[in-house]
Predicted 3D model of a 346-nucleotide RNA (Bacterial RNase P class A) from Saccharimonadales bacterium (SeqCode). Lineage of the source: Bacteria > Bacteria candidate phyla > Candidatus Saccharimonadota > Candidatus Saccharimonadia > Saccharimonadales (SeqCode).
RNA sequence: CCAGACUACUAGGUGGUCGCCUGACCCUCAAAAGUCAGGAGGAAAGUCCGGGCAGCACAGGAUACGGCAGUCGCUAACGGCGACCGGAGGAAACUCUAGGGAAAGUGCCACAGAAACGAAACUACCUCGCCCCUAAAGGACGAGGCAAAGGUGAAACGAGUGAGGUAAGAGCUCACAGCACGCCAUGGUGACAUGGUGCGAAGGUAAACCCUGCCGGCUGCAAGGAGACUGGAUCAACAAGCUAUCCGCUUGCCGGUCGAUUUUAACCGCUCGAACCGAUGGGUAACCGUCGGUCUAGAUAGAUGAUCGCCCACGACUAAACCCGGCUUACAGGUAAUCUGGCUAA
Numbered sequence: 001c002c003a004g005a006c007u008a009c010u011a012g013g014u015g016g017u018c019g020c021c022u023g024a025c026c027c028u029c030a031a032a033a034g035u036c037a038g039g040a041g042g043a044a045a046g047u048c049c050g051g052g053c054a055g056c057a058c059a060g061g062a063u064a065c066g067g068c069a070g071u072c073g074c075u076a077a078c079g080g081c082g083a084c085c086g087g088a089g090g091a092a093a094c095u096c097u098a099g100g101g102a103a104a105g106u107g108c109c110a111c112a113g114a115a116a117c118g119a120a121a122c123u124a125c126c127u128c129g130c131c132c133c134u135a136a137a138g139g140a141c142g143a144g145g146c147a148a149a150g151g152u153g154a155a156a157c158g159a160g161u162g163a164g165g166u167a168a169g170a171g172c173u174c175a176c177a178g179c180a181c182g183c184c185a186u187g188g189u190g191a192c193a194u195g196g197u198g199c200g201a202a203g204g205u206a207a208a209c210c211c212u213g214c215c216g217g218c219u220g221c222a223a224g225g226a227g228a229c230u231g232g233a234u235c236a237a238c239a240a241g242c243u244a245u246c247c248g249c250u251u252g253c254c255g256g257u258c259g260a261u262u263u264u265a266a267c268c269g270c271u272c273g274a275a276c277c278g279a280u281g282g283g284u285a286a287c288c289g290u291c292g293g294u295c296u297a298g299a300u301a302g303a304u305g306a307u308c309g310c311c312c313a314c315g316a317c318u319a320a321a322c323c324c325g326g327c328u329u330a331c332a333g334g335u336a337a338u339c340u341g342g343c344u345a346a
Stems, first nucleotide, its partner, number of pairs: 001342005007336004012311007020039006041317001045328002048326005053220004060247004065216005070084005085099001086097004100211002105209002107205003117158001122150002125145005131139002160176005181198007224268002227258006238252004275294008312315001
């Protein structure tokens, strides 16, 4: 320098004028006005997963239903993340992986093919019978034997090589080799790896039913915030409490005391939080501590804009609506680190 791999960051800059939302201050009975400060994102998006929070037993039992699936960790939790194992791809850096169970049972296996798991037999091989033709060979048909070979297919009955064996064959027999699997040894927390040894019970499919293990109550900020305590009655039945059903739980009716109630409103919930920034310690990492610092949108028809200049490399995707952790998707241009391969020069 070229080709590639993998991460991180950034998301036009700057000034004037006029507005909008929030907070503080000043003033005020209260406002308005005024001054000062703050005012979208890496994805604010999709709303896919998990959690917080809220209501209903501060959520309970059984079944149903749904989800997840290598191992060890991380986490508030997860279907997320990290590391590793096994498998696949690449020359490499590196990337991908819906990865429990098919010796519990059921189902399915398109087309082609004789046959798709029940067994069966198209070609071929062999024997017999019979016929044709023959010098010999050969051919047609029928009955049987065989399952190694051919052909079809994603997959062919599930044991590779050699020898024996036979009418022809075949794990039919023998020798050697030997995958799955079992056992033993060693290493590893573990998935597993390596080595030894034994063995012929063996198709695939569980992103088919199913089985095993684990997890899940329902509803969502349009949640929800005004009911509490107490006396009596009932405590059978019935109804309601947003759940698929059953059980269980609570409430119901009549009073008393206290409290709330201008109502499709207003206020609260609402933004201080598993928060952010810096330093430092532990850990390969995800992540976890310790110290110091910071307060950083909060609208409710919904603010974050408009306009005039200057500069440049001429600017993508898009914009809060209860809050976090993830995942997924969209994205112009630019910057940086590390690594792999090749070429060149010293």
The sequence is in RNAcentral, with records from ENA. Its mean pLDDT, the model's own confidence on a scale to 100, is 76. It matches the Rfam family "Bacterial RNase P class A". Rfam's curators write: Ribonuclease P (RNase P) is a ubiquitous endoribonuclease, found in archaea, bacteria and eukarya as well as chloroplasts and mitochondria. The family's RNA type in Rfam is ribozyme. Its family is annotated with tRNA processing, ribonuclease P activity and dimeric ribonuclease P complex in the Gene Ontology. It is recorded under the gene name rnpB.